[in-house]
RNA sequence: AGAGUUUGACCUGGCUCAGAACGAACGUUGGCGGCGUGCUUAACACAUGCAAGUCGAACGCGAAAGUUUCUUUCGGGAAGCGAGUAGAGUGGCGCACGGGUGAGUAACGCGUAAGUAAUCUACCCUAGCAUCUGGGAUAACCCACCGAAAGGAGCUAAUACCGGAUACGUUGAUUUAUCAAGAAAGAUGGCCUCUAUUUAUAAGCUAUCGUGCUAGGAGGAGCUUGCGUACCAUUAGCUAGUUGGUAGGGUAAAGGCCUACCAAGGCAACGAUGGUUAGCGGGUCUGAGAGGAUGAUCCGCCACACUGGAACUGGAACACGGACCAGACUCCUACGGGAGGCAGCAGUGAGGAAUAUUGCGCAAUGGGGGAAACCCUGACGCAGCGACGCCGCGUGGAUGAUGAAGGCUUUCGAGUCGUAAAAUCCUGUCAGAUGGGAAGAAAUGCAUAUGCAUUAAUACUGUAUAUGUUUGACGGUACCAUCAAAGGAAGCACCGGCUAACUCCGUGCCAGCAGCCGCGGUAAUACGGAGGGUGCAAGCGUUGUUCGGAAUUACUGGGCGUAAAGCGCGCGUAGGCGGCUAUUUAAGUCAGAUGUGAAAGUCCACGGCUCAACCGUGGAAGUGCAUUUGAAACUGGGUAGCUUGAGUACUGGAGGGGGUGGUGGAAUUCCCGGUGUAGAGGUGAAAUUCGUAGAUAUCGGGAGGAAUACCGGUGGCGAAGGCGACCACCUGGCCAGAUACUGACGCUGAGGUGCGAAAGCGUGGGGAGCAAACAGGAUUAGAUACCCUGGUAGUCCACGCCGUAAACGAUGUCAACUAGGUGUUGGGGAGGUUAAUCUUCUCAUUGCCGCAGCUAACGCAUUAAGUUGACCGCCUGGGGAGUACGGUCGCAAGAUUAAAACUCAAAGGAAUUGACGGGGGCCCGCACAAGCGGUGGAGUAUGUGGUUUAAUUCGACGCAACGCGCAGAACCUUACCUGGUCUUGACAUCCUCGAAAUUCCUGGAGAAAUGCGGGGGUGCUCGCAAGAGAACCGAGUGACAGGUGCUGCAUGGCUGUCGUCAGCUCGUGUCGUGAGAUGUUGGGUUAAGUCCCGCAACGAGCGCAACCCUUGUCUUUAGUUGCCAUCAUUAAGUUGGGCACUCUAGAGAGACUGCCGGUGUCAAACCGGAGGAAGGUGGGGAUGACGUCAAGUCCUCAUGGCCCUUAUGACCAGGGCUACACACGUACUACAAUGGUGAUUACAAACCGUUGCGAACCCGCGAGGGGGAGCCAAUCGGAAAAAAGUUGCCUCAGUUCAGAUUGCAGUCUGCAACUCGACUGCAUGAAGGCGGAAUCGCUAGUAAUCGCAGAUCAGCACGCUGCGGUGAAUACGUUCCCGGGCCUUGUACACACCGCCCGUCACACCAUGGGAGUUGGUUGUACCAGAAGCAGUUGAGCUAACCCGCAACUUGUGCCUUGAGGCAGGCUGCCAAGGUAUGGCUGGUAACUGGGGUGAAGUCGUAACAAGGUAACCGUA
Repeated sequence: AGAGUUUGACCUGGCUCAGAACGAACGUUGGCGGCGUGCUUAACACAUGCAAGUCGAACGCGAAAGUUUCUUUCGGGAAGCGAGUAGAGUGGCGCACGGGUGAGUAACGCGUAAGUAAUCUACCCUAGCAUCUGGGAUAACCCACCGAAAGGAGCUAAUACCGGAUACGUUGAUUUAUCAAGAAAGAUGGCCUCUAUUUAUAAGCUAUCGUGCUAGGAGGAGCUUGCGUACCAUUAGCUAGUUGGUAGGGUAAAGGCCUACCAAGGCAACGAUGGUUAGCGGGUCUGAGAGGAUGAUCCGCCACACUGGAACUGGAACACGGACCAGACUCCUACGGGAGGCAGCAGUGAGGAAUAUUGCGCAAUGGGGGAAACCCUGACGCAGCGACGCCGCGUGGAUGAUGAAGGCUUUCGAGUCGUAAAAUCCUGUCAGAUGGGAAGAAAUGCAUAUGCAUUAAUACUGUAUAUGUUUGACGGUACCAUCAAAGGAAGCACCGGCUAACUCCGUGCCAGCAGCCGCGGUAAUACGGAGGGUGCAAGCGUUGUUCGGAAUUACUGGGCGUAAAGCGCGCGUAGGCGGCUAUUUAAGUCAGAUGUGAAAGUCCACGGCUCAACCGUGGAAGUGCAUUUGAAACUGGGUAGCUUGAGUACUGGAGGGGGUGGUGGAAUUCCCGGUGUAGAGGUGAAAUUCGUAGAUAUCGGGAGGAAUACCGGUGGCGAAGGCGACCACCUGGCCAGAUACUGACGCUGAGGUGCGAAAGCGUGGGGAGCAAACAGGAUUAGAUACCCUGGUAGUCCACGCCGUAAACGAUGUCAACUAGGUGUUGGGGAGGUUAAUCUUCUCAUUGCCGCAGCUAACGCAUUAAGUUGACCGCCUGGGGAGUACGGUCGCAAGAUUAAAACUCAAAGGAAUUGACGGGGGCCCGCACAAGCGGUGGAGUAUGUGGUUUAAUUCGACGCAACGCGCAGAACCUUACCUGGUCUUGACAUCCUCGAAAUUCCUGGAGAAAUGCGGGGGUGCUCGCAAGAGAACCGAGUGACAGGUGCUGCAUGGCUGUCGUCAGCUCGUGUCGUGAGAUGUUGGGUUAAGUCCCGCAACGAGCGCAACCCUUGUCUUUAGUUGCCAUCAUUAAGUUGGGCACUCUAGAGAGACUGCCGGUGUCAAACCGGAGGAAGGUGGGGAUGACGUCAAGUCCUCAUGGCCCUUAUGACCAGGGCUACACACGUACUACAAUGGUGAUUACAAACCGUUGCGAACCCGCGAGGGGGAGCCAAUCGGAAAAAAGUUGCCUCAGUUCAGAUUGCAGUCUGCAACUCGACUGCAUGAAGGCGGAAUCGCUAGUAAUCGCAGAUCAGCACGCUGCGGUGAAUACGUUCCCGGGCCUUGUACACACCGCCCGUCACACCAUGGGAGUUGGUUGUACCAGAAGCAGUUGAGCUAACCCGCAACUUGUGCCUUGAGGCAGGCUGCCAAGGUAUGGCUGGUAACUGGGGUGAAGUCGUAACAAGGUAACCGUA
């Protein structure tokens, strides 16, 4: 730091990945240690134990067991010790700390900074003063009774309680100097200096502690305030103690905190009220940062303690382990009544994916009590469990190549695991064993000694120092040493791209994988396994969550013409922003200082554990807030001015700007009348329709409504919508000019308000034309459309609604700046002119072109989409959806505001290259046209489909399959079927053994293959021989053979086709972000990307052309088998002779737009002409660019993979490929007189021939037979060419046409002619009279027509391939059909129109809206109710202290009564639960219902994309 994914490329834009983190969980694996950490869910319920006590130096009481002694009636009793112990009680302090949890809370709750002159503070510290004097009770205890327990009578103490005195400082009052009110408790130790008495003790003294008052401190707490603190506006209004005042009450304390009265305020768009969610912060995670997310462990604050309410005590609580009431739940009960609260530590159940021991210790640190010892302390310190996290260590090290065995792969050579192992030599961390063994401990207390303080005192006490003594849960732990031993210790994920890492096998769109893209349909680096590799490592993966990447909410740091996005347009409120100068202020701003910003954490430095994690010490930082001092440029505020922004006045100007009223002409329609007659109208063509009742046409007159031709123009006006005849009136804005005035008066504009096309709605008019709906006629498969004939709302007017449009420049308004050129409209100026006119400058408007710049590109470009400023609106993937619900508006239609679930990995923009178009332009082709002849009809042949069959082998399927593979199926071929056989095989190589072998002769079986026998017979090379070798035969073994079995969609090769069309590309350069473009386009020209010219291109390659073959002319060479002019000869070039000619076959020549004229750009070229055998590539052939069709062929051949292996191989016989209701293709023969037939006479080319062609001659009607000359061929043969010519007959008929079919008889080939050959003769004589729709070939030696030959081949040709003979017609031309080429255009296509794609319906699933209702939650209002508590009131009842009175007095005391005070009880007020009624909000569920989404192959149509076949789209009905 990026990457993948829409595309061939660019952009926008979403989705996904790589990183880090976690209180995690799951899967799998697991050696050790250190440090941390561990119910995120049910604030669910809890068994059991423990978590808050302590003080005898505040107080009264006070055991027992046991033991000792005494006594005894031996049952026991008493005393001492135990012991003033245990124990409970009164009292003091503590229990408000510590520990837990996060339910509630959107709040002064928290954070930060302030205030408190509006306050409190126990224990602690400092200072001062005081600590005097009285009194009455009550627990414990004991007693009897009821009771399970909880309750009554009697005695007693205090640092418990109460009174009195005093108190400068406390509080209150007022005359400011006084008055009034208000306290206390003693305990322990020591001593006699003073007093009393004899010591010794008491009074007393003294020390310490305590107590009271006051002041101060420290720490703590309460209250108040500024600022900050989540989401929803589909929550917009809320509020009666509400806001303020006065008075009073209350509190430690200000205050509506509470009460009474008065006033009517207070809060809110800077978001009140309501709803949802949430403890807040330090911090933590992430991030470059800004931010975002989060609030476990640790620290601070808050809140809570089963739920709700209310108080008491206290310095502090409305109190986790206190009390009261109500409720729910649980437990006990003798049914009368009671008890309880783990969100303390352990632990249990439940929930859950998930979270630990009912451990040890107070040794340390800290806390409570105590004078202290000490006690208590689940705080805390430790240990246990869990790889939950972080950190560290180990599982060995070195050497070791026959590169072992084995695995995997293999091109079979080898490669790889791999120095890895084995083997040899070492080491000893961890774990194990044995032995040693810390630090953490400082104190306190006690004893002794010494000093100091206090005091009368060397007592006591306090304090300091020294010595001695005492204390360890962890734990025999850390650590150290020794011993033995490589011994006990490696897994997990991944390997298609992103992303490091590849092969084999299995599977075969199956099983499966997948984070995204996507893999899997027989060769899967993507599934599963294996080998190998990569990554991390005691872990590794997966899942979940957060941040990042994401500049994908953009403050840093995005956008809005076409990708999502500018409100339809104005006016204007709040708000935001605002010209120049001077002066002042100091709110913003900047600088300095001070305080604070807790600690921990992060960062830096140093240090301690062997390192690290972890920990310690110090520093920095903490961007913040507050106070204060200064500065004064800028912003803001104040003051005073200015004129350039803005505006006003004046003079001119243009205009379909708006409103009202009036006036025209043209046209349509209708009505009346005239003329006039049969049609008119309408269409692609028609029909519906109108018309003989007189239409259409035409003339005249009239009525009525709507719209205003020409002018008319990217011309004008308006903010937009929009505005078009003429005239008048009323009225808004704009432009120019020149002066004067005001003096920033400005810009934008959330809400608000007004205007706002068409359609639509309401009321009332109007209604000519047009025209939704509707009707009819056509079209069509259908046609609820397009076309036609009609036609109603509506369109028009008035008034009122609606408020939307592709309301568009798809471009908000305002201002400034930034090259130009050229038009347009309206003003003004200058020059020159008499003027028209001309030139030029300038302001405003409106267009085009264009530079810089911008843009993804297209494009924009002074009218910006450039560079800036101000303000507003809007966007954040596609679909769902501008939809649902809710609100607002509307008469309605509907408008506006506006989601979610779910679903996809895209949706989109601009451009590029193709392809395509029922788009355009140019051009070509037997493409059409013009012609000639066919096919399609008949019969037959042949191929195919189909059907049949045991088999009818297989392949080929538009052109480009179908007389094709097949240049020739009776057997063979042959691959198919039936049957009979063989298994190393019919064929190849290797090995072993035997025998020479092939061959020949021969007997049975059999359809043959085959099988069983017999006989004959031995070779070649080497070697002395034995023997060996080669070939061949037989037997055997296994490697292997074999396969016309599958895959042409695994392939090579070959071929077809577009197409012999003129195209297809490259290098360099240039342009473009890029795909790409340019070149190759353009102007001409050509058969041609052929050539020329031009040009950011210049060159080049494959194609074109040429070179090759053949043919056409000539020359030359050569003349046999060819030829014969001349000479001779013959029946005959037969022979002599000759090579002139023809011919043959070698070499050459020739044609190049070379020459002339014209046209053309001085070109290329074209047209015409000359010459020439041939003229513009002379004719024909061969030759087939880059590529397309997964075109054809695995059955020519080759070949990967798969399959078969006594069979899918091999042999044989027979059958089949030849079937036959039918359909199609290609041919042949015909339908006749341009013919048929008989006779007769000519003229070719090319080719073939020795298992061959086969002559003459003879036989047969003939096929043919006999025959065998000649010929290995310019020699002989096939061989007759046929059409043609001449001539006879036939005379228009199913014929003397045509020949199918059938019968009989034959010939030939062949082992064989039945299935199933060809031919011959005789007989038979079918359909057929020129062929519907449609369709094919051909442009000259061509079509047509005529015959000849060849390959294959024993035989079989109407097919195929060649050859020659005779030999036409037509082409105006390119509108149309088909195919092709180039340019251009549109595109939603790219598998490329055989494309893409829309909607209903049907089926399945999913989420969701409505829904009669039903059922929860929460909350408001009204009323009822009223526990406990508090307050008030009452209190005839009860009552020790104080007061008054009386009595008795020896001191205690007693009695009665009054008052004060207190209490029970009653009443009133407030109030929780509960109840009733009625609303709001929000869930669940529901018959039925609405649309939506998704789903390989359903139905119907064809809407859109091309002019998509009616251009598309927006709004509306």
The RNA shown here (small-subunit ribosomal RNA) has 1517 nucleotides and comes from an uncultured prokaryote. Its Rfam family is "Bacterial small subunit ribosomal RNA". Rfam links the family to the GO terms ribosome and structural constituent of ribosome. The prediction has a mean pLDDT of 83.